Predicted 3D model of a 107-nucleotide RNA (SAM riboswitch aptamer (S box leader)) from Mangrovimonas yunxiaonensis. Taxonomically the source falls in Mangrovimonas (Bacteria, Pseudomonadati, Flavobacteriia, Flavobacteriaceae). Its Rfam family is "SAM riboswitch aptamer (S box leader)". About the family: The SAM riboswitch is found upstream of a number of genes which code for proteins involved in methionine or cysteine biosynthesis in Gram-positive bacteria. RNAcentral holds the sequence, with entries from MGnify.
RNA sequence: UUAUCAAGAAAGGUGGAGGGAUUAGACCCUAUGAAGCCUUAGCAACCCUUUAUGAAAAUAAAGAAGGUGCUAAAUUCUACCAGAGUGUAAAACUCGAGGAUAGAUAA
Numbered sequence: 001u002u003a004u005c006a007a008g009a010a011a012g013g014u015g016g017a018g019g020g021a022u023u024a025g026a027c028c029c030u031a032u033g034a035a036g037c038c039u040u041a042g043c044a045a046c047c048c049u050u051u052a053u054g055a056a057a058a059u060a061a062a063g064a065a066g067g068u069g070c071u072a073a074a075u076u077c078u079a080c081c082a083g084a085g086u087g088u089a090a091a092a093c094u095c096g097a098g099g100a101u102a103g104a105u106a107a
Base pairs, nucleotide, nucleotide: 001107002106003105004104005103010040011039012038013037014036018029019028020027023079024078025077026076041071042070043069046067047066048063049062050061051060052059053058075102080099081098083095084094085093086092
């Protein structure tokens, strides 16, 4: 920089109190054992392999040996901007697969 992020997939050992990225709030997981580390298994298909089409770029289908990644809850939710609604209005509140920012992963 580009693409994706509401799908999918967990057991054992070790460990011994935290964890869900960060700040704040909410909510949740956790002594029926958190984080971390190790082993095994699995998911997915970014890189990758094969085939087809194509001048190429690329597209589609199939695959999973290898490099990553991942295996509670949407990236757990909200925060900033815009939109819709309730409200005479301000304040305030509500709604949603809007956007941005931040973050994660891959190339």